Large-subunit ribosomal RNA, domain I from Crocosphaera watsonii WH 8502, 529 nucleotides, folded computationally. It matches the Rfam family "Bacterial large subunit ribosomal RNA". The coordinates come from a structure-prediction model, not an experiment, and the mean pLDDT is 84.

Context: one part of a larger RNA
RNA sequence: GGCUAACGGUGGAUACCUAGGCACACAGAGGCGAAGAAGGACGUAGUUACCGACGAUACGCUCCGGGGAGCUGGAAGCAAGCAUUGAGCCGGAGAUUUCCCAAUGGGGCAACCCCAAGAACGGUCACCUGAAUCUAUAGGGUGAUGCGAGCAAACUGGGCGAACUGAAACAUCUUAGUAACCCAAGGAAGAGAAAGCAAAAGCGAUUCCCCUAGUAGCGGCGAGCGAAGAGGGACAAGCCUAAACCAUCGACUAAGGUUGAUGGGGUUGUGGGACAGUGACGUGGACUGUAGCGGUUAAACGAAGCAGCUGAAAACUGCACCAGAGAAGGUGAAAGUCCUGUAGUUGAAAACUUAAGCAGCCUAACUGUAUCCCGAGUAGCACGGAGCCCGUGGAAUUCCGUGUGAAUCAGCGAGGACCACCUCGUAAGGCUAAAUACUCCUGUGUGACCGAUAGAGAAACAGUACCGCGAGGGAAAGGUGAAAAGAACCCCGGAAGGGGAGUGAAAUAGAACAUGAAACCGUUAGCCU
Numbered sequence: 001g002g003c004u005a006a007c008g009g010u011g012g013a014u015a016c017c018u019a020g021g022c023a024c025a026c027a028g029a030g031g032c033g034a035a036g037a038a039g040g041a042c043g044u045a046g047u048u049a050c051c052g053a054c055g056a057u058a059c060g061c062u063c064c065g066g067g068g069a070g071c072u073g074g075a076a077g078c079a080a081g082c083a084u085u086g087a088g089c090c091g092g093a094g095a096u097u098u099c100c101c102a103a104u105g106g107g108g109c110a111a112c113c114c115c116a117a118g119a120a121c122g123g124u125c126a127c128c129u130g131a132a133u134c135u136a137u138a139g140g141g142u143g144a145u146g147c148g149a150g151c152a153a154a155c156u157g158g159g160c161g162a163a164c165u166g167a168a169a170c171a172u173c174u175u176a177g178u179a180a181c182c183c184a185a186g187g188a189a190g191a192g193a194a195a196g197c198a199a200a201a202g203c204g205a206u207u208c209c210c211c212u213a214g215u216a217g218c219g220g221c222g223a224g225c226g227a228a229g230a231g232g233g234a235c236a237a238g239c240c241u242a243a244a245c246c247a248u249c250g251a252c253u254a255a256g257g258u259u260g261a262u263g264g265g266g267u268u269g270u271g272g273g274a275c276a277g278u279g280a281c282g283u284g285g286a287c288u289g290u291a292g293c294g295g296u297u298a299a300a301c302g303a304a305g306c307a308g309c310u311g312a313a314a315a316c317u318g319c320a321c322c323a324g325a326g327a328a329g330g331u332g333a334a335a336g337u338c339c340u341g342u343a344g345u346u347g348a349a350a351a352c353u354u355a356a357g358c359a360g361c362c363u364a365a366c367u368g369u370a371u372c373c374c375g376a377g378u379a380g381c382a383c384g385g386a387g388c389c390c391g392u393g394g395a396a397u398u399c400c401g402u403g404u405g406a407a408u409c410a411g412c413g414a415g416g417a418c419c420a421c422c423u424c425g426u427a428a429g430g431c432u433a434a435a436u437a438c439u440c441c442u443g444u445g446u447g448a449c450c451g452a453u454a455g456a457g458a459a460a461c462a463g464u465a466c467c468g469c470g471a472g473g474g475a476a477a478g479g480u481g482a483a484a485a486g487a488a489c490c491c492c493g494g495a496a497g498g499g500g501a502g503u504g505a506a507a508u509a510g511a512a513c514a515u516g517a518a519a520c521c522g523u524u525a526g527c528c529u
Stems, first nucleotide, its partner, number of pairs: 001528009016479002020450002022447007029439002031151002039100003042055003046078002050074002052059001061094006070082003105114003115118001121148002123145007155186001156184004166173001170220001196203002207234004217225002238431003241375001245264008269409001271374004275368004284362002287360004294353004299346003305319004320337002322326001328340003380404007390416001411426005466473002486513001489500004
């Protein structure tokens, strides 16, 4: 030095565990904010660095409920206290709530400074003024008014809008109206009561799902893109205006009328209404108020087992019991009967929510005539674009820009150029629940989801330490024991560390602490050189 064996050191794999995650389901909530939010800064305890809680009334104040013996947070110790005259704790309602921040009296290098102590800015209302320009208007000023602002995960509507990529290159095309950015709103949004779809038969607002169908189509007819009607389901709900006409009030009038405001009237496609007649008081409602069954936010009661064995029993052995409860978690190993619970039953002073009911408010129909009305710079058309399965094509339908520019029921639009016939509908005003989408958040539950290199980046004081001027990037790190019983005392040593003693079932469980693989490093023994 090598090999083998045993025993150690180092190291932290493996199996076990879970305090944390992940996904989904059901229910709730779907907003907070000038009455100052979200997010922070700084403070507050006897001792207090951090986290959490709270705000100069500062580890808390008041009231009302629950609860019943301990309490002064994580988090020990010391000190001092509180509590059956009901504390701490749990729920409800309040009070307080520094400073910054939309930040809003002015300023500012956020959490600070200054003053006369404030509606800063925008909107709205009132009044006063007031151009080009006579009347006016725009604009200006003063006062009033919390109407707006800011934040927030996705979902929604809109505006604007790429490129990598694919086409095996690339330009039309695709990626894609995607991403990004911006605006706006709601708990959903958007759409919505046919100028629809269809086809000789009919349907009857919208939305969503299945299917139609990778079909009809579009397409350097390449790559690719890609419907609709019908059918089956979910859910179901329909309404209000403009105009004609009438009344009242006002303005202008050529005194014929015109026009404005308010109220009545009226709302449709087997055309409807006005107009002229006839005539009803019920039905329904998505609105407002009241009411309050029930629900939510604390809780209460709640069955049944002992002995031996063991360090400890819940395992095992023996003999019992409950069950509307054998879900689950904990307890010194594995508990229906030890604890918390579970099934079941009961429960709210206060706050929120809410069905039926009640009250208010709104809400009919028939006949006749053909005088009037039936949404105008609109529809249509031309040109330029966009969007539709549809890339300009024979290109309808829909939308935008420029120009032009109708008709009023004997009307007008559509049925994929266009025309005729036929059929369907009634544009140019508006509102509308449900079925649908999503989850920053709350509760409950579940998992052929993970188990510390996994699962969130984060099981732990993590968006931390650290890196970067900055935008931004971004870790590692879990396990003594049932209980600290965490090793008094003695010895070596300056200490670290160790040897005794002691605790414990165990100390090769000793805090660098459960298991403790391999690489790597040793000790002892044997053999070989």